[in-house]
RNA sequence: UGGGUCGGUGAGACGGUCGCGUCGCGCACUGCAUGCGGUGUCGCGCCGAGGAACGUCCGGGCUGCGCAGAGGAGAACGGUGGGUAACGCCCACCCGGGGAGACCCGCGAGAAAGUGCAACAGAGAGUAGACCGCCGGGCUCGGUUCGCCGAGCCGGGUAAGGGUGAAAGGGUGGUGUAAGAGACCACCGGCGCCCGUGGUGACACGGGCGGCCAGGUAAACCUCGUUCGCAGCAAGGCCAGACAGAAGACGUUGACGCUCCUCGCCGAGUCUUCGGGUAGGCCGCUAGAGGGUGUCGGCAACGCCACUCCGAGAGAGAUGACCGUCACCGCCGAGUCCGCUCGGCGGGACAGAACCCGGCGUAUGAUCCGGCCCAUUCC
Numbered sequence: 001u002g003g004g005u006c007g008g009u010g011a012g013a014c015g016g017u018c019g020c021g022u023c024g025c026g027c028a029c030u031g032c033a034u035g036c037g038g039u040g041u042c043g044c045g046c047c048g049a050g051g052a053a054c055g056u057c058c059g060g061g062c063u064g065c066g067c068a069g070a071g072g073a074g075a076a077c078g079g080u081g082g083g084u085a086a087c088g089c090c091c092a093c094c095c096g097g098g099g100a101g102a103c104c105c106g107c108g109a110g111a112a113a114g115u116g117c118a119a120c121a122g123a124g125a126g127u128a129g130a131c132c133g134c135c136g137g138g139c140u141c142g143g144u145u146c147g148c149c150g151a152g153c154c155g156g157g158u159a160a161g162g163g164u165g166a167a168a169g170g171g172u173g174g175u176g177u178a179a180g181a182g183a184c185c186a187c188c189g190g191c192g193c194c195c196g197u198g199g200u201g202a203c204a205c206g207g208g209c210g211g212c213c214a215g216g217u218a219a220a221c222c223u224c225g226u227u228c229g230c231a232g233c234a235a236g237g238c239c240a241g242a243c244a245g246a247a248g249a250c251g252u253u254g255a256c257g258c259u260c261c262u263c264g265c266c267g268a269g270u271c272u273u274c275g276g277g278u279a280g281g282c283c284g285c286u287a288g289a290g291g292g293u294g295u296c297g298g299c300a301a302c303g304c305c306a307c308u309c310c311g312a313g314a315g316a317g318a319u320g321a322c323c324g325u326c327a328c329c330g331c332c333g334a335g336u337c338c339g340c341u342c343g344g345c346g347g348g349a350c351a352g353a354a355c356c357c358g359g360c361g362u363a364u365g366a367u368c369c370g371g372c373c374c375a376u377u378c379c
Stems, first nucleotide, its partner, number of pairs: 001375008012326007020048002023045004027040006050350001054361002057359005062232004074228005079093005094108001095106004109223002114221002116217002131162002133158003137154007170188006189213001191210008236283004245274006257263001290309005296303002328347008
């Protein structure tokens, strides 16, 4: 310098004008129980989204209900060790696969407990399998140098070779045989059991024995192990109209509808207390397993301590637009001491709180920084 790989930063800054929302103060109108409330197209002031606020896929806090113990059903998870409030998350390591390497990928228990499944091709796809080939036997025909040779048919043996397939039931060499075959032998691979060494462990390395070997699939049923009560802020708590309902008092000697009459009605209301908790109001509600910096412990995730920082809180729901200056990027033009400078034009995403945290996943214009690997050049 070029290519690659892994990780992080950041989500423009300042000023002005207008707009939107909560809250506080004021003003105007207004209600009554007279010191509290309601409305406002009003004025002033403070404050007003994110790295993902998103998806709501996991895990917790919080709240209510449930809960003697054991078992079953159901769901999730699955190498080992650690971190954490917890996790299906994170860190380190192991094993398998990919890469020249940095590094990346793995829903990584069990397929010799059982059941199921496998398109197309192929003879055969799991108690293996004779399409071609190879081997010998019988019959027929043809040739013949009478030893046999060739062709066709029939019924057998054979998994060494060919062919099909993603996959054909260990590999190489030998013995053996009519031809062959773990049928037998040696070595190698893999499996099971046992032992030794190292490691907390997954596991690695080494040795011995065994039977010739056991295909794939468990995000198929299933088996083994671990974990899990149910619901969610529309949780839940407090205050409490209206309107049912209950009790008591006065009323049946005629109430009530202001009084009288008529009429309604052909009998029932008025008052007080209780009451369920609807409309509505208040709380829950945001300073928290919180962020940053530093010391120490740890490979790391993370933890301890110290200092410091933190002004949305909501009701179906406000946080935007424009202008100017500067910064960033791209394009064009001019100048240049080749480092750049000046002028013009254009660009800035994804998205948006609603109880709160920890994760994961997904979306995202442009910029900047660092570790490591490979190649090349120079010293």